[in-house]
Molecule: RNase P RNA; transfer RNA
Organism: Candidatus Amphirhobacter heronislandensis
């Protein structure tokens, strides 16, 4: 200098002016003064919790979710560290990563055969028939019984791979190495790793097919729920070994009603913002994170505020806007700042 | 704000659970029957299965993430 990898932070700045929401103070009131006022995703509502009601959430079945190990956390399908597999020269990245030697099912077409393996082409025909030749030993066969699975072919996939030996031809049939399985002890909390010995060797793939194993999960959701005020007109159906709710079913528990038509009101308060909170420092930990101390208060609407105009500067401003709250994931996105690391080239 | 559902030819739908051929009706085109139309008969064309990744040999179907639309709830 070029090409890349992994993080962290920011998301126009300043000033003037006119507005909006909310809080505090002053004022009888009109109003005045001062403070605060969207995000990294506020989004999708995909996970996990808090909170509230149903029984301060109960039992069984069914159902659902997750799935290497250890840790973090309120909790998680999230995060961190590690293992293994794959990708990359590397920094690093990706992984729904338990079980197919429990069972069931599926594997179209092609192919002999798609799983208790099999034999189309092929190889052999040692052994045993048959035929021919030969006095005989024996030899020969477009080959029968039969043997084989090396080669060809089919397919996503065909019962380990390479090499040597061996054989009639072949074959873990024998051997070496690799792979696989079992055992032992070693290192590691563990996943696992590596070492030694033994076994010629179990057996296709699919579990984001049913399923098995292990762990976890009660239902509903702030339009949850609580309180106040105003107003109205009742009627019908279902029943009491019933009805409704808590879960689809059974039990159990709670309530005494449930549904439909008609009538009335569509107002207010609360939940609702001090919280698993932010920042700084120290300590523990590889890290996620935790502990201690200090400091700060930082949106709260309910037709729903956070905007308009002007000036100025620059790199000319993307995606987008709270609605009970919090932790994640995912998706959208103009750019800028910064830390660490890798590879290549050149020069010293 | 919360909860649920659906995307398949031009339209309305089936197929998805249990993965291998995308199908039905209406519509469209051609031919025949008619003097012509309607109608009938015969034949034919037309589908990125909303989009993107993944599992699988193979995906409309299974899984994940997005997008659009519809319905319900004071």
């Nucleotide at each position: 200098c070029g090409a890349g990898c992994c993080g962290g932070c920011c998301u126009g700045g300043c000033g003037a002016u006119c507005g909006c929401u909310u809080c505090g103070c002053c004022g009888c009131a009109a109003g005045g003064c001062g403070g605060a006022g969207a995000g990294g995703a506020a989004a999708g509502u995909c996970c996990g919790g808090a909170c509230u009601c149903c029984a301060a959430a109960g039992g069984g079945c069914a159902g659902g979710g997750c799935g290497c190990u250890a840790g973090g956390u309120a909790a998680c399908u999230c995060c961190u560290a590690g293992g293994c597999a794959c990708c990359g020269c590397g920094a690093g990245g990706u992984g729904a990563c338990g079980g197919a030697a429990a069972g069931u099912g599926c594997c179209a077409c092609a192919g002999a055969a798609a799983a208790c393996a099999c034999a189309c082409c092929g190889c052999c025909g040692a052994u045993g028939a048959c035929g021919c030749c030969g006095c005989g030993a024996g030899g020969c066969g477009c080959a029968c019984a039969g043997g084989c699975a090396a080669g060809g072919g089919u397919g996503c996939a065909a019962a380990g791979g390479u090499g040597c030996g061996g054989u009639a031809a072949g074959a873990g049939c024998g051997c070496a190495c690799c792979g696989c399985g079992g055992c032992g002890g070693c290192g590691g909390c563990g996943a696992c790793g590596g070492c030694g010995c033994c076994g010629g060797c179990a057996g296709g793939g699919c579990a984001a097919a049913c399923c098995c194993c292990g762990c976890c999960c009660g239902g509903a959701g702030c339009a949850a729920g609580g309180c106040c005020a105003a107003g109205c007109a009742g009627g019908g159906u279902c029943u009491u070994u019933g009805g409704c709710g808590c879960u689809g079913c059974c039990c159990g528990c709670g309530c005494c009603g449930a549904c439909c038509c008609g009538g009335g009101u569509g107002g207010g308060c609360u939940g609702c913002a001090u919280g698993a909170g932010g920042c700084c420092a120290g300590c523990g930990g590889c890290g996620a994170c935790g502990c201690u101390g200090g400091u700060c208060c930082c949106a709260g609407a309910u037709g729903a505020a956070u905007g308009g105009u002007c000036g100025u500067c620059c790199a000319c401003g993307a995606c987008a806007g709270a609605a009970u709250c919090c932790g994640g994931c995912u998706u959208a996105g103009c750019g800028g700042c910064u830390g660490g690391c890798u590879c290549g080239c050149a020069c010293c | 704000c919360g909860g649920g559902g659906u995307g398949u030819g031009g339209c309305u739908c089936a197929g998805c659970c249990u993965g291998g051929u995308a199908g039905a009706g209406c519509a469209c085109c051609u031919g025949c029957a008619u003097g012509g139309g309607g109608u009938g008969c015969a034949g034919g064309g037309g589908g990125u299965c909303g989009c993107g990744a993944g599992u699988u040999c193979g995906a409309a179907u299974c899984c994940c993430g997005c997008c659009a639309c519809c319905c319900c709830g004071a």